The RNA shown here (Bacterial RNase P class A) has 393 nucleotides and comes from Rothia sp. (in: high G+C Gram-positive bacteria).
It matches the Rfam family "Bacterial RNase P class A". By type it is a ribozyme.
RNAcentral records the identical sequence in 4 taxa.
[in-house]
RNA sequence: CGGGCCGUCCGGGCAAUCGCGAGGCACACGUGCUUCGAGGAAAGUCCGGGCUCCACAGCACAGGAUGGUGGAUAACAUCCACUCGGGGUAACCCGCAGGCCAGUGCCACAGAAAGUAAACCGCCGCGGUUCGCCGCGGUAAGGGUGAAAGGGUGGUGUAAGAGACCACCAGCGGGCGCGGUGACGUGCCCGGCUAGGUAAACCCCAUUCGGAGCAAGGUCAAACAGAAUACGCCAUGGUAGGGUAGUGCGCCCGAUCCCCGCUUAAUCGGGGUGCGUAUUCGGGUAGGCUGCUUGAGACGUGCGGCAACGUACGUUCUAGAUAGAUGAUUGCCUCGAAACGCCCCUUCGGGCGGCGUUUUAGACAGAACCCGGCUCAUAGGAUGACCCGUUUC
Numbered sequence: 001c002g003g004g005c006c007g008u009c010c011g012g013g014c015a016a017u018c019g020c021g022a023g024g025c026a027c028a029c030g031u032g033c034u035u036c037g038a039g040g041a042a043a044g045u046c047c048g049g050g051c052u053c054c055a056c057a058g059c060a061c062a063g064g065a066u067g068g069u070g071g072a073u074a075a076c077a078u079c080c081a082c083u084c085g086g087g088g089u090a091a092c093c094c095g096c097a098g099g100c101c102a103g104u105g106c107c108a109c110a111g112a113a114a115g116u117a118a119a120c121c122g123c124c125g126c127g128g129u130u131c132g133c134c135g136c137g138g139u140a141a142g143g144g145u146g147a148a149a150g151g152g153u154g155g156u157g158u159a160a161g162a163g164a165c166c167a168c169c170a171g172c173g174g175g176c177g178c179g180g181u182g183a184c185g186u187g188c189c190c191g192g193c194u195a196g197g198u199a200a201a202c203c204c205c206a207u208u209c210g211g212a213g214c215a216a217g218g219u220c221a222a223a224c225a226g227a228a229u230a231c232g233c234c235a236u237g238g239u240a241g242g243g244u245a246g247u248g249c250g251c252c253c254g255a256u257c258c259c260c261g262c263u264u265a266a267u268c269g270g271g272g273u274g275c276g277u278a279u280u281c282g283g284g285u286a287g288g289c290u291g292c293u294u295g296a297g298a299c300g301u302g303c304g305g306c307a308a309c310g311u312a313c314g315u316u317c318u319a320g321a322u323a324g325a326u327g328a329u330u331g332c333c334u335c336g337a338a339a340c341g342c343c344c345c346u347u348c349g350g351g352c353g354g355c356g357u358u359u360u361a362g363a364c365a366g367a368a369c370c371c372g373g374c375u376c377a378u379a380g381g382a383u384g385a386c387c388c389g390u391u392u393c
Base pairs, nucleotide, nucleotide: 001389002388003387004386006384007383008382009381010380012333013332014331015330016329017328018327020037021036022035023034024033025032026031039364043375044374046373047372048371049370050369051213052212053211054210058249059248060247061246063209064208065207066206067205068082069081070080071079072078083097084095085094086093087092098204099203103202104201105198106197107196120143121142122139123138124137125136126135127134128133151169152168153167154166155165156164170194172191173190174189175188176187177186178185179184217290218289219288220287226281227280228279229278230277231276232275233274241253242252243251244250257272258271259270260269261268297316298315299314300313301312302311303310304309335362336360337359338358339357340356341355342354343353344351345350
């Protein structure tokens, strides 16, 4: 200098005038002064929580989620470190990364054959022959098909071959040692020669899982009109019915008296009043306050830790709107960009080079209970570490 790869920060500032929202102070109740007022993602609503409510929140089954190891965290599918596998020369990046020896499936087409494997071409032996070939037997080393064809290389051996046997290697199983918290790594020994792939197929294993949600809830005020149907109302150590995630168990809520009749009562039948559960139709209200912003907060320093992060001390308070505020104008400054001119350098391609003039705040994009993440979008600028190549000293 060129290329690559991984991060961090900014993404406007100042002043004046007017306008808007919240807090505070003062007050003549009209207002005045003062402080603060959209993001790195506020987006998506994909995860996890805080908080609120639900009478049960327990057990089992079903169902869902996660899936290497060890940590961080309130928790998570997040983050940190490591291991293994894959890509890359590398820095780095990616991984739905437990189990195919529990079981059941699938591997199209091509090919002889995709599993109790198999023989198309070929090779070898025997027999026949019209000399073109045919039949029988052996074979899986060579060739073909395919993503994948019974481990690879070399040899012995054979009629020709073949882990049939041998040496080395890969894989698998077993044993022992060393290192590591662990996943795992590594060394040696023994064995049999060894079908694979797929679980992002069903499944098995391990861990784990109440529901609904700020339109949750709480509170004040206001208004209204109730009617009907069905099944029931002594069962009280709880019946009917309902609720509790889909089911079951458990648990929780949970229902009156009068009159008449058979026959004194119970039971039963009828009527009335009220009540329990479920459903249908109809009417009224939908306004105010609160929840609502001090937080698993932010920043700085020290200590611990490879790190994520934790901890101690200190500093600080930075929107709370409700048809929904945070804006408009002017001037100046700055970053960047564009156009023109001049200068410098030049390998004549050009330069994030210098100066001057003019224009231009310019990407993605707006809080709505709050927080930790992930994902998508993003003009431009500043800056750090690392890798590769080239050149110079």